[in-house]
Context: one part of a larger RNA
RNA sequence: GAGUAGGCGAUAAGGAAGGUGAGAAGCCUUCCCGCCGAAAGCCCAAGGUUUCCAGGGGAAGGCAAGUCCGCCCUGGGUUAGCCGGCCCCUAAGGCGAGGCCGAAAGGCGUAGCCGAUGGGAAGCGGGUUAAUAUUCCCGCGCCACUCCGGUGGAGCGAUGGGGGUGACGCAGGAGGAUAGCCCGACCCGGGCGAUGGUAGACCCGGGCCAAGGUAGUAGGGGGAGGGUCCAGGCAAAUCCGGACCCUCGCUAACCCCGAGAACUGAUGGGGAGCCCUUUAUAGGGCGAAGCGGGUGAAUCCACACUGCCGAGAAAGAACCCCUAAGCUGUGAAGCCGGAGUGACCGUACCGCAAACCGACACAGGUGGGCGGGCGUAAGAGCGCCAAGGCGUUC
Repeated sequence: GAGUAGGCGAUAAGGAAGGUGAGAAGCCUUCCCGCCGAAAGCCCAAGGUUUCCAGGGGAAGGCAAGUCCGCCCUGGGUUAGCCGGCCCCUAAGGCGAGGCCGAAAGGCGUAGCCGAUGGGAAGCGGGUUAAUAUUCCCGCGCCACUCCGGUGGAGCGAUGGGGGUGACGCAGGAGGAUAGCCCGACCCGGGCGAUGGUAGACCCGGGCCAAGGUAGUAGGGGGAGGGUCCAGGCAAAUCCGGACCCUCGCUAACCCCGAGAACUGAUGGGGAGCCCUUUAUAGGGCGAAGCGGGUGAAUCCACACUGCCGAGAAAGAACCCCUAAGCUGUGAAGCCGGAGUGACCGUACCGCAAACCGACACAGGUGGGCGGGCGUAAGAGCGCCAAGGCGUUC
């Protein structure tokens, strides 16, 4: 300049007491009030990259102040066979030995390789830290490979063979379940109240739990088993494919798929509440009941069924069957038990936002999942509320 221009960025809202401090409307604690609640709560992906936690600080950043902070300083924090990646496999696409083309640079492209947003082994529950946890701890499991022991008694075997599987759309309705939720005069724990009433069908709170294992249900799918032959599947085959025959059968048997429930896991965990220590909100210990009824998914059985037209990936060293060379009675596969091994990378924190994209602590933008109650014909709508989170920095 100038106490000038006005501009403190959603009208969800604050109030009081106590604490700290040089200093408090704004920091901490408590009580009351208000706001969100298909979100303004919770989990993940992308992106960010220490912003996380603790102690300290008060120059700058923070639209004012500040004892406070996503700011500054110091220190600390991210623990995995089974979550994800790496790894194996391929899609679009990319690269591309030879090759073709092109003045050059280079372009195209076979085999092949790379490439997840897809396919491929295995983990759940609880506890714990100031800050991590399906990673640490406790408990109970599971997978792959190797080795050892047992059982078994004839098969096994593809690094580069053959076959199968992997394997797939959308809509619709029905059934069976479960999650979740509601009610209870039942069970358990607590209470009997400052003011007339309170031992009652009174009031308040709580009435659970995983993977895995055993067995194979509701339901769904397929005709099933055997024999002989074959110029096919680039060798072989008992496999696949084709032909013929036999037996059983066509409400079925047999085989396959298959939620959930039950039992187990669990003499465990958790649990309302209670007790002790204390001080700052923590530490230690104990620990009841766990039933009945209703409702009920967009989740699971399961793209299973039915319908429809737009006719709905691929691949492998994953899995299964088959044989080749070869291995095997000096004992194959399978099965049972035990032991060993399982590297490397990510893991903090924000994540509809003050931490990402918008030059800003910006009324904008940002993919997926969970998403409770009461009322209303219903809904993720509307209103109010729960858990949880906030009152948006003058």
Predicted 3D model of a 394-nucleotide part of an RNA (large-subunit ribosomal RNA, domain III) from a metagenome. The full RNA is in RNAcentral, with records from SILVA.